[in-house]
RNA sequence: GCGGGUGUGGCGGAAUUGGCAGACGCGCUGGAUUUAGGAUCCAGUGGGCGACCGUGCAGGUUCAACCCCUGUCACCCGUA
Numbered sequence: 001g002c003g004g005g006u007g008u009g010g011c012g013g014a015a016u017u018g019g020c021a022g023a024c025g026c027g028c029u030g031g032a033u034u035u036a037g038g039a040u041c042c043a044g045u046g047g048g049c050g051a052c053c054g055u056g057c058a059g060g061u062u063c064a065a066c067c068c069c070u071g072u073c074a075c076c077c078g079u080a
Stems, first nucleotide, its partner, number of pairs: 001079007010026003019063001027045006046053002056072005
């Protein structure tokens, strides 16, 4: 250089026939229990007062995009 893959909350990781973004787990917060802590159980947990915004970044297609198209960045694999 060329080809392929991956990028989503604090972390791991779902949601691909384009139709509720963040299921599920961990962590965190509050509560119950305990002398206290751990374990267990219950509730909550992306941002914003809100309208809204949010899937690496920038555009495009569409009524509608994590998903399709173009460019680009980072990392990984293959290849000379």

Transfer RNA from a Clostridia bacterium, 80 nucleotides, folded computationally. It matches the Rfam family "tRNA". Gene Ontology term of the family: triplet codon-amino acid adaptor activity. It was read from a public genome assembly. Lineage of the source: Bacteria > Bacillati > Bacillota > Clostridia. Model confidence (mean pLDDT): 81 of 100.